[in-house]
RNA sequence: GACGAACGCUGGCGUGAGGUCUUAUUCAUGCGAGUCGCACCAGAACGCUCCUUCAGGAGCAUGUAAAAUGGCGGACGGGUGCGUAACGCGUAGACAACCUGCCCUCUGGCGCGGGACAACCACAGGAAACCGUGGCUAAUACCGCACAUCCUCUGAUUCCCGCAUGGGAAACAUAUGAAAGCCUUCUGGCGCACUUGGAUGGGUUUGCGUCCGAUUAUCUUGAUGGUGAGGUAACCGCUCAACGAGGUAACUAUCCGUACCUGGUCUUAGAGGAUGAUCAGCCACACUGGGACUGAGACACUGACCACACUCCUACGGGAGGCACCUCUGGGGAAUCUUGCACAGUGGGGGAAACCCUGAUGCAGCCAUGCCGCGUGGAGGAAGACACCCCUAUGGGGCGUAAACUCCUUUUCUGCGGGAAGAAACCCUCGUAGCUUCCAGGUGUGACGGUACCGCAAGAAUAAUGACCGGCUAACUCCGUGCCCUCACCCUCGGUAAUACUGAUGGUCCAAGCGUUGUCCGGAAUCGCUGGGCGUAAAGGAUGCGCAGGUGGGGCAGCAAGUCAGGGGUGAAAUCCUGCGGCUUAACUGCAUACAUGCCCUUGAAACUGUUGCUCUUGAGUCCUGGAGAGGCUGCCGGAAUUCGUGGUGUAGCUGUGAAAUGCGUAGAUAUCACGAGGAACACCAGAGGCGAAAGCGGGCAGCUGGACAGGUACUGACACUGAGGCAUGAGAGCGUGGGGAGCAAACAGGAUUAGAUACCCUGGUAGUCCGCGCCGUAAACGAUGGAUGCUCGCCGUUGCCUAGUCAAGGGGCAGUGUCUAAGUUAACGCGUUAAGCAUCCCGCAUGGGGAGUACGAUCGCAAGGUUGAAACUCAAAGGAAUUGACGGGGGCCCGCACAAGCGGUGGAGCAUGUGGCUUAAUUCGAUGCAACGCGAAGAACUUUACAUAGACUCGAACGCUAAGCGCCCGCUCGUGAAAGGGAGCUUUCCGCAAGGACGCUUAGCGAGGUACUGCAUGGCUGUCGUCAGCUCGUGUCGUGAGAUGUUGGGUUAAGUCCCGUCAAUCGAGCGCAACCCUUGUCGCUAGUUACCAGCGGGUGAUGCCGGGGACUUUAGCGAGACUGCCUGCGCAAGCAGUGAGGAAGGUGGGGUACGACGUCAAGUCAUCAUGGUCUCUUAUGUGUAGGGCUGCACACGUGUUACAAUGGCCGGUACAACGAGUCGCCAAUUUGCAAAGAGGAGAGAAUCUUUGAAAACCGGUCCCAGUUCGGAUUGGAGUCUGCAACUCGACUCCAUGAAGCAGGAAUAGGUAGUAAUCGAGGAUCAGCAACGCCGCGGUGAAUCCGUUCCCCGGGCCUGGUACACACCGCCAGUCAAGCCAUUGAAGCUGAGAGCACCUGAAGCCCGUGACCCAACCCUUUGGGAGGGAGCGGUCGAAGGUGAGCUCAGUGACUGGGGCU
Repeated sequence: GACGAACGCUGGCGUGAGGUCUUAUUCAUGCGAGUCGCACCAGAACGCUCCUUCAGGAGCAUGUAAAAUGGCGGACGGGUGCGUAACGCGUAGACAACCUGCCCUCUGGCGCGGGACAACCACAGGAAACCGUGGCUAAUACCGCACAUCCUCUGAUUCCCGCAUGGGAAACAUAUGAAAGCCUUCUGGCGCACUUGGAUGGGUUUGCGUCCGAUUAUCUUGAUGGUGAGGUAACCGCUCAACGAGGUAACUAUCCGUACCUGGUCUUAGAGGAUGAUCAGCCACACUGGGACUGAGACACUGACCACACUCCUACGGGAGGCACCUCUGGGGAAUCUUGCACAGUGGGGGAAACCCUGAUGCAGCCAUGCCGCGUGGAGGAAGACACCCCUAUGGGGCGUAAACUCCUUUUCUGCGGGAAGAAACCCUCGUAGCUUCCAGGUGUGACGGUACCGCAAGAAUAAUGACCGGCUAACUCCGUGCCCUCACCCUCGGUAAUACUGAUGGUCCAAGCGUUGUCCGGAAUCGCUGGGCGUAAAGGAUGCGCAGGUGGGGCAGCAAGUCAGGGGUGAAAUCCUGCGGCUUAACUGCAUACAUGCCCUUGAAACUGUUGCUCUUGAGUCCUGGAGAGGCUGCCGGAAUUCGUGGUGUAGCUGUGAAAUGCGUAGAUAUCACGAGGAACACCAGAGGCGAAAGCGGGCAGCUGGACAGGUACUGACACUGAGGCAUGAGAGCGUGGGGAGCAAACAGGAUUAGAUACCCUGGUAGUCCGCGCCGUAAACGAUGGAUGCUCGCCGUUGCCUAGUCAAGGGGCAGUGUCUAAGUUAACGCGUUAAGCAUCCCGCAUGGGGAGUACGAUCGCAAGGUUGAAACUCAAAGGAAUUGACGGGGGCCCGCACAAGCGGUGGAGCAUGUGGCUUAAUUCGAUGCAACGCGAAGAACUUUACAUAGACUCGAACGCUAAGCGCCCGCUCGUGAAAGGGAGCUUUCCGCAAGGACGCUUAGCGAGGUACUGCAUGGCUGUCGUCAGCUCGUGUCGUGAGAUGUUGGGUUAAGUCCCGUCAAUCGAGCGCAACCCUUGUCGCUAGUUACCAGCGGGUGAUGCCGGGGACUUUAGCGAGACUGCCUGCGCAAGCAGUGAGGAAGGUGGGGUACGACGUCAAGUCAUCAUGGUCUCUUAUGUGUAGGGCUGCACACGUGUUACAAUGGCCGGUACAACGAGUCGCCAAUUUGCAAAGAGGAGAGAAUCUUUGAAAACCGGUCCCAGUUCGGAUUGGAGUCUGCAACUCGACUCCAUGAAGCAGGAAUAGGUAGUAAUCGAGGAUCAGCAACGCCGCGGUGAAUCCGUUCCCCGGGCCUGGUACACACCGCCAGUCAAGCCAUUGAAGCUGAGAGCACCUGAAGCCCGUGACCCAACCCUUUGGGAGGGAGCGGUCGAAGGUGAGCUCAGUGACUGGGGCU
């Protein structure tokens, strides 16, 4: 796009179309084929008129209806598509092998006779259908005779013609053969029979075309042919007899399945593909099957006979029927109409005609089934109105000129009125010499239909849905829902912000329709003729030989099959296209042209193909010479090695492995020497080398033998290429048989490994491996690349031969074999004269993945199996090449307390603290590998506090606003209560003249409040990889593209830090690195109090105490200094190295703060804060209060602390810091207490005072290796301090008690120098403190590494692999378990189909017979003959029966595998 469509929602009108696609299923009723009295016999009833004896008769009618004989028509028209794969259809021919009623035409005819049969009458049978006997009768019914223009047969003759058989004509002779009458105006008309020609219609026949299957390869017995006969309209094995041995088929016979064919229709750019409704042509069929009659024509839809099935009637004896005509009914189905009107027109049958018949046809009815046309109003109208509805940022926006309103129109609708065309013939009359022709005139005829159409009236009046709105694809928002309900061609949507579901507003596209479903074509170049492919995506046969087939070198000539050109015929009409016309337009329809790409005939051409003939040598082959070679087959020979045997020497092990064990060995192994046996394979040479068709071929020699190559030029003269089937060869494994068997070695056994180990490893070991003969016939049989020929740059190797050469190096030619590469090609990779390039020819093969190379069938095989080779079902992919990442128990390079080395720890104990778990009314919440767990929390007794319980409040604990009322507020007192709260009482405000205001309370109402949820809606902040060195961009270039390059390479660095490079990027740039900042280390300058005190002076018991000083220390400002700058060595350079120099410091000097690239982890946080959405909100998830909980304890883990002791504990003495903090605070001196602490109050808002005594260290003493003078938990008692309050639940002090623990399993964290370790001191938070935590501070102060070989972890760069991309925590095979689905096999069971054999054998044609019967003619007449018939017999013969098999389908316990989840 289309449809004979169906379904869903909706539905105003009209024109012209279409309407059982399914059960060729069943059919009640009506109707669909009759007509002719001008062929003929006979002839009512009813009606009218007349007569009449009232019984009837006659006429009207040229004798009306019905029936019979007879004629014509029922072979047309109408329906359907069962069958049919066929000369059925289409197209073009042929008939010298044929027929043809009615019609036209030609020629002459129509004479004389005869006997019957229906109807009818009578009788008889039957329920009926129907029928028997006897009698009468007519004809255009039937029969005989005559004439014979004429037809036909036979015979002989002549002429003409043709494409073979042959055809035609003329004349002669012989034989046979015809008829029907009716009407009449009397002129004639109609008819009949023989004949001529035509037209029409048919019959037969031929070429070509006409679906699928080879898992159908052979079929055939009247089958093929001739002869003879029969038969037909006619040819023919059409039929028959005997004869011959044929015929068909790979150019697809036979068989199976499916199907009417065509013009056309739909689609398409075309070629094609699909289809065959309506209309038209042909064919076939008429309940199923068979056979015939009649006839011009049938083997006959509404004829006859027979048989089956079915239905109906029946008196049970017997009969009737055939809607695939029209309408209708049942049934089937998703689905397809009225038991209508009319013969008015057109057409058909009959008739002389009038006329009759006609479900053909013309019309109407039903149906949006589709095509076409019209309408549902038009113009104006913005305060862009009020309102509904929708959205909103609450300002507004949309619906929307839409509505209202004003004016207008009236197609359509309603009412009334008018009102067609389609109709002209036939018929009758007139005219004409005449006619049925023609002219003129006349009568009458309309189903549709009072329809189309027209007019008038009124009035916007009667008339819009459907689907869609994520992309494809035109059209977006809100609500609801929450992987639910659903949607969805596909991609996909939906898991709490859905433009995708549902609803709504709005919009988009169509429009009386709109969507959905189904089917066909297109897109699909996705079966490729036009117009594609096969190295890796599906696809080259394992290889050769070769029949058929296809294709084929140069020249000349002939022919003309293909080819080309001209002409002719045909290609029905309709349809399509174009033009013009008719319906108001269109659809529709008329006319004309064009087209019809095809087939046939004819006339030419001769380039190409073909064919024939002659010829040529370059393709191909033969011959001669020569060398190369693991080419093949057979036989003989050889040495090394393994194993075994015998003998000798010799002694305890050998073998084997990652390590072992099994195994062998004192009965003497392994080792070693000698001899012997046997089998298999042939080191070095050896090469990207050679040979072969491939498989394949490797010691030497001999014999036989194939092929290729080079050179020569003698010969043949296209002999060629390819090759379906076919034939042959064909690794390994395997099979059969007979040998052989050293080594190796499936199976098997043992030992190991392992969770297991039916494996990898080891020890053994049988088939087999070897030989002869015979099978098998497959491989990643690979160059994943079929064969042949020609053409298209080169470089470098190598094998064989030839050539010339100064026989040197180099060169040239042919044939092989390799690597790289230009052009070209390819999706890319790649290929590239050995093509995957450019061309030609032939063969093979593929057409999404799986199912499956499976099943069934066939075939080959001894078997194993091979070859050929599907479907159901299932998925939306499977696959190729390349790219970027990621990954690896891949590789290379490099780094890091990563390892190694070393030090002290954790893990064991006690305690502290955090977490999990458990418990609980609550044990609030968050953080969960590294990167949660002394984390948020720099401090939970109340508070904090978010939790639970109890008891309260509700504009509320805080804030803003509005309105009303009150006058307070503040403060004080008393009850109640756990408190909050509640009650009572006292007190009684300020500004302003007033109005009012401020403040507070009460009431009412807006906003509140929420540590409620979502960190997976977010901002911000943070962690982590990681202070790792990376991450990108612009321009250019390369690539079809993703992308690449730059950023890679060689060095170097802490570093993408820097350098180098004939590297298309030696181009630039950005974020990162580094540096800039702070601190510390040295020096200088400046300054000098609260710090300092060298020199000067003063003073004390003593002290920078004082005057002073500015030297030192120090403080805090500013500068200097370090840059591989210098030297040596190495290096191109960058740079690296050095016991270098100098220097306080040396290669980033140390440390830190800040800085953390692009990004990753939906990492963490809604409980810091902010915030979208959701939820809650007066009996609260809000807000107060009390006490409780966050501290709960069978247990597990993390982080710490104290220890286990002598490098120590205890006692005494004595020395040296730094960072800090301090007024609700630090607190001195002095004093009390054993102590915590108390009293006390000086000083200093701090370089001044206080905290503040630093400790380890050092000196002396004691302890003497023990659960201790170690260790300090736990517990009892007594206290101190803070605080409203130390019970749950604080810290500290003293006395007493004195637990575990004697150095910590597997495992595991940290530190590279002022570091680890160890020692103390300070601060934040804080009333106090669970701090042993955290943060900074100083004292003492090491060991080890100068490496990256191996290993663990993390990271960076390059590279190769990948079936991964959520990226290895990936992907994914098989088995088992469960569910579902289709399918194979299967003992069988059931059904269908086609054939075969036999039996039976209807009707019927034919043949035979015919003793019975018979009107026409003949005779010699009780009869006979000719002729016919009944009956009987026979051939054939449908249906039926029986039998053995075949094919297909369904089903089947059980069973095999397969697919999906």
Small-subunit ribosomal RNA from an uncultured bacterium, 1461 nucleotides, folded computationally. The RNAcentral record of the sequence draws on ENA and SILVA.